Small-subunit ribosomal RNA from a metagenome, 1494 nucleotides, folded computationally. Its Rfam family is "Bacterial small subunit ribosomal RNA". The sequence is in RNAcentral, with records from SILVA.

RNA sequence: AGAGUUUGAUCCUGGCUCAGAGUGAACGCUAGCGGCGUGGUUCAGACAUGCAAGUCGAACGCUUCCGCAAGGGAGAGUGGCGAACGGGUGAGUAACACGUGAACAAUUUACCUUCAAAUUGGGGAUAGCCUUCCGAAAGGGGGGGUAAUACCGAAUGUGGCGCUGUGUCGCAUGACAUGGGAGCUAAAGGCGGGGACCGCAAGGCCUGCCGUUUGAAGAUGAGUUCGCGGCCUAUCAGCUAGUUGGCGGGGUAACGGCCCACCAAGGCGAAGACGGGUAGCUGUUCUGAGAGGAUGAUCAGCCACACUGGAACUGAGAUACGGUCCAGACACCUACGGGUGGCAGCAGUUUCGAAUUAUUUGCAAUGGGGGCAACCCUGACAGUGCAACGCCGCGUGAGGGAUGAAGGUCUUCGGAUCGUAAACCUCUGUCACCGGACAUUAAUGUGCGUUUGUUAAUAGUAAACGUAUUGAAAAUCCGGAGAGGAAGCAGUGGCUAACUCCGUGCCAGCAGCCGCGGUAAUACGGAGACUGCAAGCGUUACUCGGAAUCACUGGGCGUAAAGGGUGCGUAGGUUGUUGGGUGUGACUGACGUGAAAUCCCAGGGCUUAACCCUGGAACUGCGUUGGUUCCUACCCAUCUAGAGUAUCAGAGAGGCAGGCGGAAUUCCCGGAGUAGCGGUGAAAUGCGUAGAUAUCGGGAAGAACACCGAAAGCGAAGGCAGCCUGCUGGAUGAUAACUGACACUGAGGCACGAAAGCGCGGGUAGCAAAAGGGAUUAGAUACCCCUGUAGUCCGCGCCCUAAACGGUGCACACUAGGUUUUGGAGGAAUCGACCCCUUCAGAGCCCCAGUUAACACGAUAAGUGUGCCGCCUGAGGACUACGGUCGCAAGACUAAAACUCAAAGGAAUUGACGGGGGCCCGCACAAGCGGUGGAGUAUGUGGCUUAAUUCGAUGCAACGCGAAGAACCUUACCAGGACUUGACAUACACUUGAACGGGGCUGAGAGGCCUUUUUCCUUCGGGACAAGUGUACAGGUGCUGCAUGGCUGUCGUCAGCUCGUGUCGUGAGAUGUUCGGUUAAGUCCGGCAACGAGCGCAACCCCUGCCCCUAGUUGCCAUCAUUUAGUUGGGGACUCUAGGGGGACAAACUCUCUUUGAGAGUGGGAAGGUGGGGACGACGUCAAGUCAGUAUGGCCCUUACGUCCUGGGCUGCACACGUACUACAAUGCUUGGUACAGAGGGAAGCAAGACCGCGAGGUGGAGCCAAUCCUUAAAGCCAAGCUCAGUUCAGAUUGCAGUCUGCAACUCGACUGCAUGAAGAUGGAAUCGCUAGUAAUGGCACAUCAGCAACGGUGCCGUGAAUACGUUCCCGGGCCUUGUACACACCGCCCGUCACAUCAUGAAAGCCGGUUUUUCCCAAAGUGCGCAAGCUAACCGUAAGGAAGCAGCGCCCUAAGGAGAGGCUGGUGAUUGGGAUGAAGUCGUAACAAGGUA
Repeated sequence: AGAGUUUGAUCCUGGCUCAGAGUGAACGCUAGCGGCGUGGUUCAGACAUGCAAGUCGAACGCUUCCGCAAGGGAGAGUGGCGAACGGGUGAGUAACACGUGAACAAUUUACCUUCAAAUUGGGGAUAGCCUUCCGAAAGGGGGGGUAAUACCGAAUGUGGCGCUGUGUCGCAUGACAUGGGAGCUAAAGGCGGGGACCGCAAGGCCUGCCGUUUGAAGAUGAGUUCGCGGCCUAUCAGCUAGUUGGCGGGGUAACGGCCCACCAAGGCGAAGACGGGUAGCUGUUCUGAGAGGAUGAUCAGCCACACUGGAACUGAGAUACGGUCCAGACACCUACGGGUGGCAGCAGUUUCGAAUUAUUUGCAAUGGGGGCAACCCUGACAGUGCAACGCCGCGUGAGGGAUGAAGGUCUUCGGAUCGUAAACCUCUGUCACCGGACAUUAAUGUGCGUUUGUUAAUAGUAAACGUAUUGAAAAUCCGGAGAGGAAGCAGUGGCUAACUCCGUGCCAGCAGCCGCGGUAAUACGGAGACUGCAAGCGUUACUCGGAAUCACUGGGCGUAAAGGGUGCGUAGGUUGUUGGGUGUGACUGACGUGAAAUCCCAGGGCUUAACCCUGGAACUGCGUUGGUUCCUACCCAUCUAGAGUAUCAGAGAGGCAGGCGGAAUUCCCGGAGUAGCGGUGAAAUGCGUAGAUAUCGGGAAGAACACCGAAAGCGAAGGCAGCCUGCUGGAUGAUAACUGACACUGAGGCACGAAAGCGCGGGUAGCAAAAGGGAUUAGAUACCCCUGUAGUCCGCGCCCUAAACGGUGCACACUAGGUUUUGGAGGAAUCGACCCCUUCAGAGCCCCAGUUAACACGAUAAGUGUGCCGCCUGAGGACUACGGUCGCAAGACUAAAACUCAAAGGAAUUGACGGGGGCCCGCACAAGCGGUGGAGUAUGUGGCUUAAUUCGAUGCAACGCGAAGAACCUUACCAGGACUUGACAUACACUUGAACGGGGCUGAGAGGCCUUUUUCCUUCGGGACAAGUGUACAGGUGCUGCAUGGCUGUCGUCAGCUCGUGUCGUGAGAUGUUCGGUUAAGUCCGGCAACGAGCGCAACCCCUGCCCCUAGUUGCCAUCAUUUAGUUGGGGACUCUAGGGGGACAAACUCUCUUUGAGAGUGGGAAGGUGGGGACGACGUCAAGUCAGUAUGGCCCUUACGUCCUGGGCUGCACACGUACUACAAUGCUUGGUACAGAGGGAAGCAAGACCGCGAGGUGGAGCCAAUCCUUAAAGCCAAGCUCAGUUCAGAUUGCAGUCUGCAACUCGACUGCAUGAAGAUGGAAUCGCUAGUAAUGGCACAUCAGCAACGGUGCCGUGAAUACGUUCCCGGGCCUUGUACACACCGCCCGUCACAUCAUGAAAGCCGGUUUUUCCCAAAGUGCGCAAGCUAACCGUAAGGAAGCAGCGCCCUAAGGAGAGGCUGGUGAUUGGGAUGAAGUCGUAACAAGGUA
């Protein structure tokens, strides 16, 4: 510090996710030791048991024990102090509760410290105790006697309080100091010691300590008040009657409506009152670069609470956790009458929960309470235990050791790896284990001794020193033994370090995000290896970070989310120039405070570290005070540049009201006129013979204003258009006269606000939702047509929304230019305000800089700045629900959540596509010729059938295809019969000997059983060969063409596909390759930020067309002989053969465009514009085809899915399709005669002449291993017949008789002869081929092959046409451009209803809760007040009685309870609404292309 994820790719926006750190954690797996910490986050639920607050005999009496006594111990009580601390918890609390800083002149403070003064003298009770009564108990009542440092008078008064003067000071009330005098006001004693003196003694007296009282001060603690600070919500906007203030009282330690009577009507609030929700606050803690964000366990400060609610008492202090009273809930005891209890103290139990420890030891230390003290108490605390819960440290060994052992895993079988790892050798000894030893945490206190102070004193007491004593728990050191007891967890597709095998087969599963898994998974599970961390490692949850993703630091709003529809204007924010003053903010110095701990730095202590200690710094804050005056603020004054006013001037569809006008439409009347009009893609509905439409004249009505007219003008926006008049708003220019900052923006507020819509009343010509009809259509509730009502128009009143858009808030300033236009002014010049120049205000276009993700914007900014307002924060849910406000309604404004997803989106790029555009090509159409589709047959396919009808190929690009030959074989299929190292290959071991061959039996055969003859080489081991047995292995046309190689088809012989360098762009990419011409062609030329190059095109290759040369046998024969015959001699001229060359290149000439290049024409030429044909197929597409040609990974079978055999099947037949053949006839058929090829084949072959047969063919065999021999060309031509008919056409089918091949023609061959003689008379919709030696037509040959299904395929030659105006349309293709929501790319994408399932949510008659307000009723305990007839020791009084107090009663207040009415909120609810999600449901096709109606 970033990364993954939207796309085919890119940039941006934007969300989601990850890597980091942390935790009071939990869970999973695992676990050796120690140190230091931490440990009920949930039920403030309920609690058994034990302990957590007592102590003092030196305050008091009594009882009791020990003791002879002195004295000591124990017990319950009176009394004192403490129990308000310490400890726990966080329910409540949004508050002066907390933090921080101030204030109290408005207060208090037990114990402690200091100072001053005092401590006199009396009285009456009471508990304990005794006795009696009630009660189950808890407990209570009566009587009797008793003490005090308990209680009560009295005295004294240093003082204090109160009254009244003076002085000083302060901050208003006042404070302090100092006087005066007639007022009021206190106490308690206890324990020691003692020389003189007094006393019988106790004691007095002296002395010490503790205590008590009064006052002053300090310290500490507490109380009160104020400024500022820190949560969410406006879908909470108004709240408040003790409320706000005053006067007077009461009350309190103290101010105060704290309380009361009276008076006034205030107080708070958009800077958020009131209400709702949530929450203890802080120091801190975690995170972060910081600013921030989150947090408030442990430790520390404050607050609140103690079963729930209320209340007071005691006290210095409580409205009291282990006190009291009352009410309530719960629990326990009970004799049923009544009582008792409060772990949110420490342990512990139970419940809850993912989850949190021992019913431990000790007061040794630190601290607290009591005490003179010893000492006692102390679940505070100190320790130990449990828990890897966290942090830190240590160990599980170290060195050597290669046959790189065994074993595991992988393997290309060679090896690699675990791996110096182990074994083995040499060592060490931490921790744990066993045994032993020492120090420290210990200081006090007390006892004893010494010294010093006090004192009359060596008593006593205080301090110092010495000595003895006090340990719950742990360290450290030494010795012993022995490598011995001590390693796991997660991960390994990317992010993210780390890879292979096996299993599984969209299953099981994984997953933080993207995503893996459908038979070769580095992603699942296992194994090996590796990576990371390590006594831990992972997961889950939560916080911060990354996230600049709420942006103060530090974001945005034209199109991604986001500018309010527009103006006026309130509060607020901001604000021109100069001078003076103040010193608010600001800046600066000092002082106080900012607790400690924490964090940071330095040093130190535990062996180190964690941890701890000491010091520093810091705590960015608040307050007080001194200073500065540039800026800001405030006050006073000044100026004119902002703003406004005035005068003059012109422009304008600015607004409102009234009036007027013509054209057109429709309707009405009249004339004239006749059969149609109207409407559409085409029609129909409709109108018209009752006279329409068209036409002429007249009239009526309503609405809108052609031309001018424009990128024009005006207005704040919406918006505004005939002409005239009236009223009226704003802007602009010129002048520079006046005012003197009067300004800008603007939350709320107010006003305006298209169309549609609503209310009332008018109006209605045209148009036209709804509605009706006609068409279209599968349907057509639409598009088209004919009608047609609201409405559109006017007046008044509502509504308040729009893509209300420049998708761009308003104002001001600054920053290059060019050009057009509207309105005004000036200059120069002029006949002229024509043009020109300058300038102000508008409206447009192009563009520099700059900005922008890009597109684009660019003085009318989206540039550079300032001020103010509005708005945004992933998509959907949702311009929604609920609530509120407004509205007559429709609805508008405001505006969520649950839930779902990992995207949604912007701009641009390359493709693809379009029922977008332009250009161009192709037998693509058109023009022609001939076919297919109809018939019969052949053949292939589908389907059906079957034991099997083997398999593959399936739009073009499967279907006379693999198959250039299925009777057996082939053959892969079926039935049956057999074999098992096998029909075939290699190797090894053992045995036997041949093998080859012959024979017999059985059998359909294969096979089985039996039998017979005979080896070679040799180093004698054996080998060659063969058989048997046994191992490895063979074998498989079994699966996967979606694991593959190779080959092939197709787009397409279409003209395209790319690269290097450069340039442009943030980038994907572009440019080049586009453009203008041209071509069959990205062919060539020109131009151009491109310049070059490659694969394709073309050419080079082959055949063919002309000529030449060379060579002539088997070919040829002109000349010369010869012959039936080039037969022979001869010849090389010709043909031909087969080698080599020439020829054609737009070469020549004319013309056109543009010079080049190309084109048009002409001649020459055998051939002319690639001469014709072939081979040749760019980058790529279709997971195209082929595992059954062969090869090949993986999987599967192994007495069978292998191999052999016989027979059958692949030929099966209601049917459908493709491809062909033959025909339907006279351009024909039949018969006879006759002419002319090319290219091939031939030895298990082709086969002549001859003979036989009607023929297929047979007999026979000359010749030929071939330019030598064999292989009749047919159509054609000549002649004759047939005469339009199912025929002398056509030949299917069937019968009989044959031939040939073959082991064998039944299933199932071909051919021949005779006989038979079907359909068919030119073929519907539709569809195919072909542009010249082509189509059409005629025959010939060959491959395969025993034969043949061949009418197929591949070639060859003969005869030999027609037509092309042209590119509108159909199909396919190429280039450019445009749109796109497509990229699996239109066979794309995608919307809504319905149906099903699941989920969350709204409404709903109601029902059930929670919380809160208010009214009323009842009212416990209790304070206060009143009464107090009953009761009463202290004081007064001789007494009666009084004073004072109490019970009791009454009143006010009041918790809980009851009743009523509301508010808010939650749960549930028949039914219902929409929403979301869900591999293959239904209906349509709304959107994306002109998406087929933009």